[in-house]
A computed fold for an 86-nucleotide RNA from Sulfurovum sp., annotated as c-di-GMP-I-GGC riboswitch aptamer. The source organism's lineage runs through Bacteria, Pseudomonadati, Campylobacterota, Sulfurovaceae and Sulfurovum. The prediction has a mean pLDDT of 80.
Parts: sequence; C1' cells; structure tokens
RNA sequence: UUUGAUAAAGCCAAACUAUUUGAAAAAAUAGGACGGAAAGCCACGGAUCUUAGCCUAUUUUGGGACAGACCGCCGGGUUGCCUAAU
Repeated sequence: UUUGAUAAAGCCAAACUAUUUGAAAAAAUAGGACGGAAAGCCACGGAUCUUAGCCUAUUUUGGGACAGACCGCCGGGUUGCCUAAU
C1' cells in the first nucleotide's frame, strides 16, 4: 500500500420487549441477536422521517424548514483492530 475468509484475540448489536425522556421522528438503559470489516467518530452533501415553533385555515385543516431525528440509506471526512499478500 492493497485484500476481507465458513478464520479470529476481541468489538458492535437490527427487529421485538420493559422502563425512562421527548410534541413527534427518535434517544438512553436493560434484555435480545437480524446482521456488520469500520454497524468507531463527525449531520459536511444528498435521501428518508417528524411537525411543538412558524405560515395557512379558523376549531383544529393543510403546508413545511429556518427546528429536529437518522452515520445499521448512499456518498464524503477522520481514526483504528485482526488477517493475508506485497
């Protein structure tokens, strides 16, 4: 520098369940494993999701970021374990 296996010291943990937080998306913790070679970290670009504020409507309708969520959607940035080859 490159590879990523039915290996492996170890690592993470989807759905679902419980509790808590939040308007919600969702998050945290515990249980639990579908998976993962960056499923480590950063919302930087795009996508997706939410709609308390705001606008609209005027009796609860519609819209949608300037507000949020998501890095286990795709890119990008950055750091790094193991393994094999050079």